[in-house]
Context: one part of a larger RNA
RNA sequence: UGACGGGGGCCCGCACAAGCGGAGGAACAUGUGGUUUAAUUCGAUGAUACGCGAGGAACCUUACCCGGGCUCAAACGACACAGGAACGUACCUGAAAGGGUUCGGCUCUACGGAGCCUGUGUCGAGGUGCUGCAUGGUUGUCGUCAGCUCGUGUCGUGAGAUGUUGGGUUAAGUCCCGCAACGAGCGCAACCCCUAUCCUCAGUAGCCAGCAUUUAAGGUGGGCACUCUGGGGAGACUGCCAGGGAUAACCUGGAGGAAGGCGGGGAUGACGUCAAAUCAUCAUGCCCCUUAUGAUUUGGGCUACACACGUGCUACAAUGGCGUAAACAAAGGGAAGCGAGAUCGUGAGAUGGAGCAAAUCCCAAAAAUAACGUCCCAGUUCGGACUGUAGUCUGCAACCCGACUACACGAAGCUGGAAUCGCUAGUAAUCGCGGAUCAGAAUGCCGCGGUGAAUACGUUCCCGGGUCUUGUACU
Numbered sequence: 001u002g003a004c005g006g007g008g009g010c011c012c013g014c015a016c017a018a019g020c021g022g023a024g025g026a027a028c029a030u031g032u033g034g035u036u037u038a039a040u041u042c043g044a045u046g047a048u049a050c051g052c053g054a055g056g057a058a059c060c061u062u063a064c065c066c067g068g069g070c071u072c073a074a075a076c077g078a079c080a081c082a083g084g085a086a087c088g089u090a091c092c093u094g095a096a097a098g099g100g101u102u103c104g105g106c107u108c109u110a111c112g113g114a115g116c117c118u119g120u121g122u123c124g125a126g127g128u129g130c131u132g133c134a135u136g137g138u139u140g141u142c143g144u145c146a147g148c149u150c151g152u153g154u155c156g157u158g159a160g161a162u163g164u165u166g167g168g169u170u171a172a173g174u175c176c177c178g179c180a181a182c183g184a185g186c187g188c189a190a191c192c193c194c195u196a197u198c199c200u201c202a203g204u205a206g207c208c209a210g211c212a213u214u215u216a217a218g219g220u221g222g223g224c225a226c227u228c229u230g231g232g233g234a235g236a237c238u239g240c241c242a243g244g245g246a247u248a249a250c251c252u253g254g255a256g257g258a259a260g261g262c263g264g265g266g267a268u269g270a271c272g273u274c275a276a277a278u279c280a281u282c283a284u285g286c287c288c289c290u291u292a293u294g295a296u297u298u299g300g301g302c303u304a305c306a307c308a309c310g311u312g313c314u315a316c317a318a319u320g321g322c323g324u325a326a327a328c329a330a331a332g333g334g335a336a337g338c339g340a341g342a343u344c345g346u347g348a349g350a351u352g353g354a355g356c357a358a359a360u361c362c363c364a365a366a367a368a369u370a371a372c373g374u375c376c377c378a379g380u381u382c383g384g385a386c387u388g389u390a391g392u393c394u395g396c397a398a399c400c401c402g403a404c405u406a407c408a409c410g411a412a413g414c415u416g417g418a419a420u421c422g423c424u425a426g427u428a429a430u431c432g433c434g435g436a437u438c439a440g441a442a443u444g445c446c447g448c449g450g451u452g453a454a455u456a457c458g459u460u461c462c463c464g465g466g467u468c469u470u471g472u473a474c475u
Base pairs, nucleotide, nucleotide: 002474003472004471005470007469008468009467010466011465012464013463015459016458019423020422021421022420026314028312029311030310031309032308033307034305035304042053043052064300065299067297068296070294076124077123078122079121080120081119082118083117084116087104088103090101091100092099093098106115107114108113126289127288129287131285135283136282137278138277139276140274142272147186148185149184150183151182152181153162154161155160166177167176168175192266193265194264195263197234198233199232200231201230202229203228206224207223211221212220213219237260240254241253242252243251244250316416320375321374322373323372324371326369332363333362334361337356338355342351343350344349382413387408388407389406390405391404392403393402429451430450431449432448433447434446435445
């Protein structure tokens, strides 16, 4: 100087408290451990692994296992020699890949050769093999915490100190005042995006607002006023007032205003820590394999199952279940695509094909909600696992191992021990909708809107962090 203390002071955070809802008990989904296996490929393992890499394992993927076959090779470059093709047809064998046989058959030419392909040989290939404790790049975490440093000067023999401490204040090393310091840099803030209000410009979506017409649908004529869309601007700055404060920074209250003191979200992550993670995204040093640790192919496995854990979903019901007929979104996607109306089917879906490269057409029905009816507290008209039968769709192919439909079957479960998690407002809770990946296959992930709470006295305590100070057997 740091680090540490069951030392002290000050301060902060869904850290506690005050509340609301969960998980831990049940069934299922998914990941992991373990066990099993020919193989159950590999990685991630306190917080910072475990719906994680994987934004989608039937084959492929695929790296694993059992077999079959290949060896200049699946892909790429160079050289030498030999040949003329490449490729196509047909046949045999085979599970496929592969192997074998037959037939047809090069182009240009300055005649020197050149191009292309095949075969042989050689040199480079190839490796998801090892080492993340040899590395680059990228990432997690402390933590969006308020810190981390430098130049010159000064002090100290020196390590170092000062500045950065002190008095206030702030979300903030934010700002003010003081001070042997004076300045500066990386961080904070601002500049960026979305959102909340208004103006303006523009109108193949919106409106009948005012007019006309109609098959009663903004459908048509007509019009851009409104909504909206997307360009440009305005607006918020403690600017104004009062009080407090050191006349400062700032704090409290008020006015006006769509919005008030960082308006609400996002992006943005300092010096560094954990020899943190990744050699399996990629790149790369060293080592290792080279008729195999390379490449190819059939089938299997990654989907196993006495068990244990994590994360979710569905419930245990009446603030509910079921039925009938009504209403209101936002954000997206669409050409090897979205697919309307119509017909058929109880249904998944099928037939058919209008329209749409999309503010024009389609996916598309929003659902909770409200109205009416029924059930009457039961393992039930709750709950839906599991199972049987019959089907639909995708796809060469649904046995291992897909999703969905109909009928039947109708398990556990009556609110969950210890211990534990999230959340402070359009938030929690609850309700649906869309997208990426994708032939098919979400309860996961990423987004979107609808309905919409309770509570915060406070900082004694638990956890984590910042700062000053003190002690020290550590540095």

The prediction has a mean pLDDT of 83. A computed fold for a 475-nucleotide part of an RNA from an uncultured bacterium, annotated as small-subunit ribosomal RNA, 3' major domain. The full RNA is in RNAcentral, with records from ENA and SILVA.